[in-house]
RNA sequence: UGCCUAAUCUCCAGAAAUGGAGAGCGGGGGAACCGAUUAGCAGGUAAAACCGCGUGGGGUGAAUCGCCUGGCAAACAGGCGUAGGGCUUUUCUCUUUCGGCCCGAACCCGUCAGCUAACCUCGCAGGCGCAAAAGAAAGA
Repeated sequence: UGCCUAAUCUCCAGAAAUGGAGAGCGGGGGAACCGAUUAGCAGGUAAAACCGCGUGGGGUGAAUCGCCUGGCAAACAGGCGUAGGGCUUUUCUCUUUCGGCCCGAACCCGUCAGCUAACCUCGCAGGCGCAAAAGAAAGA
């Protein structure tokens, strides 16, 4: 000085770290209507509640899903792809097509979550570029 992103702005306290408040932005939970339901077993009880095992399920995010190898393995590690995401010039800006490059992680809830008015609640972390695909075109 820019980029990804919700991840910004203002005020107060403080030497700072940080804390608090407001605004803005972005998530999650949560009726009716509508939709969906087909994972249970043992204990316990009059029936429930409850409880053990099993089986799952869900959320943030682009970050899913396959195949192969190792592995007891659905764990995990490696490889190749892939849904998807980001960057990229001509031309100040935006959009699209082709091409090129990169990512395709991680974490959380705890058996519970569809949608969802009222209402409740959480977050505003981080990361990256500046010797170049400093590519080609079309449209606004």
Predicted 3D model of a 140-nucleotide RNA (c-di-AMP riboswitch aptamer (ydaO/yuaA leader)) from uncultured Rubrobacter sp.
The model forms 92% of the base pairs in the Rfam consensus.
Rfam family: c-di-AMP riboswitch aptamer (ydaO/yuaA leader). Rfam links the family to the GO terms cyclic-di-AMP binding and regulation of gene expression.
NCBI's taxonomy places the organism under Bacteria, Bacillati, Rubrobacteria, Rubrobacterales, Rubrobacter.